[in-house]
């Protein structure tokens, strides 16, 4: 250089145009003699930035940018 994947909660990751979700973690409770394991609940994100399409975009396009790989 040039092609492709990827980016969404503290972590891993779903979500294929209609009001963002899991499991772990976290915090409050139940329960246990006390604790672990268990059960209940709660908090947490306007989706990597910027623009375009659309009545509506995380989800489609374009342009960046970070990050993986592939070819030179």
């Nucleotide at each position: 250089g040039u092609c492709u994947g990827u980016a969404u909660a503290g972590c891993u990751c779903a979500g294929a145009g209609g009001u963002a979700g899991a499991g772990c973690a976290u915090u409050g409770g139940a329960g246990c003699g006390c604790g672990a394991a268990u059960c209940c609940a709660a908090a947490g994100g306007a989706c990597c930035g910027g623009g375009g399409u659309u009545c509506g975009a995380a989800u489609c396009c374009c342009c960046g940018u970070a990050u993986a790989g592939g070819c030179c």
This is a predicted structure of a 72-nucleotide RNA (transfer RNA) from Amphibalanus amphitrite. Rfam family: tRNA. The family's RNA type in Rfam is transfer RNA. Rfam links the family to the GO term triplet codon-amino acid adaptor activity. The organism belongs to Amphibalanus, within Eukaryota. Model confidence (mean pLDDT): 82 of 100.